[in-house]
Context: one part of a larger RNA
RNA sequence: CCACCUGGUGGAUGGCUCGGCUCGGGCGCCGACGAAGGUCGUGCCAAGCGGCGAUACGCGUGGGGUAGGCGCAAGGAACCUUUGAUCCCACGAUUGCCUAAUGGGACUUCCCAUACCUAAUCCGUAAGGAUAGGGAACUUCCCGAAUUGAAACAUCUUAGUAGGGAAAGGAAGAGAAAUCAACCGAGAUGCCGUUAGUAAAGUCGAUCGAACGCGGUGCAGAGCAAACCGAAUCCCUCCAGAAAUGGUAGGGACAUGUGGUGUAAGGACCCCGGUACAUCUUAACCUUCCAAUCCGAAGUCUCCUGGAAUGGAGUUCCGAAGAGGGUGAUAGACCCGUAGGAGAUAGAAGGAAAGAUGAUUCGGGGUCUCCUGAGUAGCGUGCGUUGGAUAUCGCGCGUGAAGCUGGGAGGCAUAUUCUUCCAACUCUAAAUACGUCCCGAGACCGAUAGCAAACUAGUAUCGUGAGUGAAAGCUGAAAAGUACCCUUGACGGGAGGUGAAAAGAACCUGAAAUCAGGUGGUUACAG
Numbered sequence: 001c002c003a004c005c006u007g008g009u010g011g012a013u014g015g016c017u018c019g020g021c022u023c024g025g026g027c028g029c030c031g032a033c034g035a036a037g038g039u040c041g042u043g044c045c046a047a048g049c050g051g052c053g054a055u056a057c058g059c060g061u062g063g064g065g066u067a068g069g070c071g072c073a074a075g076g077a078a079c080c081u082u083u084g085a086u087c088c089c090a091c092g093a094u095u096g097c098c099u100a101a102u103g104g105g106a107c108u109u110c111c112c113a114u115a116c117c118u119a120a121u122c123c124g125u126a127a128g129g130a131u132a133g134g135g136a137a138c139u140u141c142c143c144g145a146a147u148u149g150a151a152a153c154a155u156c157u158u159a160g161u162a163g164g165g166a167a168a169g170g171a172a173g174a175g176a177a178a179u180c181a182a183c184c185g186a187g188a189u190g191c192c193g194u195u196a197g198u199a200a201a202g203u204c205g206a207u208c209g210a211a212c213g214c215g216g217u218g219c220a221g222a223g224c225a226a227a228c229c230g231a232a233u234c235c236c237u238c239c240a241g242a243a244a245u246g247g248u249a250g251g252g253a254c255a256u257g258u259g260g261u262g263u264a265a266g267g268a269c270c271c272c273g274g275u276a277c278a279u280c281u282u283a284a285c286c287u288u289c290c291a292a293u294c295c296g297a298a299g300u301c302u303c304c305u306g307g308a309a310u311g312g313a314g315u316u317c318c319g320a321a322g323a324g325g326g327u328g329a330u331a332g333a334c335c336c337g338u339a340g341g342a343g344a345u346a347g348a349a350g351g352a353a354a355g356a357u358g359a360u361u362c363g364g365g366g367u368c369u370c371c372u373g374a375g376u377a378g379c380g381u382g383c384g385u386u387g388g389a390u391a392u393c394g395c396g397c398g399u400g401a402a403g404c405u406g407g408g409a410g411g412c413a414u415a416u417u418c419u420u421c422c423a424a425c426u427c428u429a430a431a432u433a434c435g436u437c438c439c440g441a442g443a444c445c446g447a448u449a450g451c452a453a454a455c456u457a458g459u460a461u462c463g464u465g466a467g468u469g470a471a472a473g474c475u476g477a478a479a480a481g482u483a484c485c486c487u488u489g490a491c492g493g494g495a496g497g498u499g500a501a502a503a504g505a506a507c508c509u510g511a512a513a514u515c516a517g518g519u520g521g522u523u524a525c526a527g
Base pairs, nucleotide, nucleotide: 001521002520003519004518005517006516007515008514014508015474016473019445020444021442022441023440024439025438026437027435028434029134030133037098038097039096040053041052042051044076045075048072049071050057059092060091061090062089063088064087068080069079103112104111105110120131121130122129123128138169139167140166141165142164143163149156179186180185190217191216192215193214194213201207221427222426223425224373228260229259232258233253234252235251236250237249238247239246240245266371267370268369269366270365271364272363273362277358278357279356280355281354282353285351286350287349288348289347293342294341295340299315300331301314302313303312304311316333317332318322324336325335326334378399379398380397381396382395383394384393406422407421408420409419410418462467481507485494486493487492
């Protein structure tokens, strides 16, 4: 030096999984009745996590459930419990301090005051009521980049994106044609597929980019202003009722109009016809749904191996149940379950029944008359935006109609026809988006993977701070976690014991690099 062997170091690999990821279904707001979030407490011993709040590892009521319980957490001590605890479900009570924080203040979790009232803003005559703050993403609105691409760059693009702000909901927004279409017709909106990378835009460069129509999903339509009537209306207190609602008395709102009618199939107004219905409430009654939870078939038969039977060899049974998991190895029949059934004081939905309210709902005809949304429509001009080109949508400034014998649109303008609709008021479920949350599933990952996090994880650490941000899983079937003896300062070692096996807590398996020892081989130079 090489090879092998023995042992160490190391923690790969294999196996496992109380975690993740994705998909599907469900469900979807909380808050002055003080939230979300935090801080400080709270245990016999109590640092952390979790629970709880001075009634503080808990209190009450109802339901379930059964022999044990005193969280993670294994120890000691002391207790509780068949007069039913612990535990699970439902409904309540308590719920310090900070925090929208709201009696006043503040250098945040503190101070002052306290019999009563007492923050601010808004609404209301008053009694009284509302708002605020939070929420993972989704939604609407406002403000709004740059890197980049154009092989430079300025219009353009990136992009109305990122980012900032406001507001709302379980969805939001949109929405019942002053819409499309094309001489045929359709009939609110959203979303999906297609139309189509088409028409169009574009230093006609880079790039950008619809609609009609068709096929699906899901379907739903209503209310005002006005014309006409003119207090017929509403609120508070009181009474009756379960409620809807009714009553009169008192007070108030209201003619600057409460209420009725009415809204494009136009209506008011006038005439004619003709039906009995429409809406609301739910105390008691009936049905259904929902909790914890309960019932739920059939071998633990014989022999063999083994530490252990669920394995092997026989033999038997159940199945509306042979999904799955556990059990000392691989279990339909051992355990939990599974198929299938049951289960609510409260709550929700429906039914029936009872009660209450409203009144002519509706159809046809007439049309001399009345009404139908104004700084609006339109036009000029500037800017933004859009595929929108002269022909998108919006805003600023200026100008500015008509009034049913009317008005808008039909992709330049104008004129005449034709077609179509009725703006300048409001509401509207579903199909759609998202996932804080719950349930189920997976030809997803299996601890350098999968979330950053399977463990005290947004923890430890780092940073003045905004922020940054890990590593870390596995004894065994059962602790049976090595009594006693020898040795050592101790760790440890020996002997002995447990166990199937030391697997001995630095604990499953235990690779490589690497370290030590042993055995064998080879060998320069010198002798």
The part of an RNA shown here (large-subunit ribosomal RNA, domain I) has 527 nucleotides and comes from a Mollicutes bacterium. It was read from a public genome assembly. NCBI's taxonomy places the organism under Bacteria, Bacillati, Mycoplasmatota, Mollicutes. Rfam family: Bacterial large subunit ribosomal RNA. For this family Rfam cites "Crystal structure of the ribosome at 5.5 A resolution" (Yusupov et al., Science, 2001).